[in-house]
RNA sequence: GGGCCGGUAGUCCAGUCUGGUAGUGAUGCCUCGUUGGCAUCGAGGAGGUCGUGGGUUCGAAUCCCACCCGGUCCA
Numbered sequence: 001g002g003g004c005c006g007g008u009a010g011u012c013c014a015g016u017c018u019g020g021u022a023g024u025g026a027u028g029c030c031u032c033g034u035u036g037g038c039a040u041c042g043a044g045g046a047g048g049u050c051g052u053g054g055g056u057u058c059g060a061a062u063c064c065c066a067c068c069c070g071g072u073c074c075a
Stems, first nucleotide, its partner, number of pairs: 001074007010027003013023001020058001029045005051067005
């Protein structure tokens, strides 16, 4: 330098193929109940510029372009 895969909640990861409300996902966090106190368990709740910028569209996490970061292969 080139090919491919990935970037979505604090962490891990679905959803993208086929554009139409952002997830009954796992774990963590907060409150309450349970306990002598913790843990476990039960109930409720909060948390998102969907890597960045632009384009297409009535509408973009999803399609197109450029760039950034990580992984992998080739040179």
This is a predicted structure of a 75-nucleotide RNA (transfer RNA) from Candidatus Methylarchaceae archaeon HK02M2. The organism belongs to Candidatus Methylarchaceae, within Archaea. Rfam family: tRNA. Rfam classes the family as a transfer RNA.